Predicted 3D model of a 102-nucleotide RNA (Purine riboswitch aptamer). The model forms 100% of the base pairs in the Rfam consensus. Rfam family: Purine riboswitch aptamer. For this family Rfam cites "Riboswitches Control Fundamental Biochemical Pathways in Bacillus subtilis and Other Bacteria" (Mandal et al., Cell, 2003). The family has 133 seed sequences and 4,097 matches in Rfam 15.1. The sequence was found by an Rfam model in a public genome assembly. Model confidence (mean pLDDT): 81 of 100.
[in-house]
RNA sequence: UACGGAAAACUCUACUCCCUUCAUAUAUGUCCGGGAAUAUGGCCCGGAUGUUUCUACCAGAUCACCUUAAAUGAUCUGACUAUGGAGGCAGGCCUGUUUGUG
Numbered sequence: 001u002a003c004g005g006a007a008a009a010c011u012c013u014a015c016u017c018c019c020u021u022c023a024u025a026u027a028u029g030u031c032c033g034g035g036a037a038u039a040u041g042g043c044c045c046g047g048a049u050g051u052u053u054c055u056a057c058c059a060g061a062u063c064a065c066c067u068u069a070a071a072u073g074a075u076c077u078g079a080c081u082a083u084g085g086a087g088g089c090a091g092g093c094c095u096g097u098u099u100g101u102g
Stems, first nucleotide, its partner, number of pairs: 003102002007099004015091002018088008026056001029049007041066002050057001058078007
């Protein structure tokens, strides 16, 4: 110098786990059936609908209302799930460099 090339370090990186945040969906909404409680109560079960959408469709607080009956209402706070974007952390096929080695 050429060729081959175990291994190591650093670098780069498709991509991925997890976390945070933002956007979209949905308004944690609406309708119906059955059952339950009754002012110390106001729930339980099921079905439908709503989303280019899987899942979920509740909890708590405050106020009101219902004079004991069968029916709840308003306001506030809180998410989960699906998809996409951004950021963070870790890993990482691959790339390059160096060491090292026949």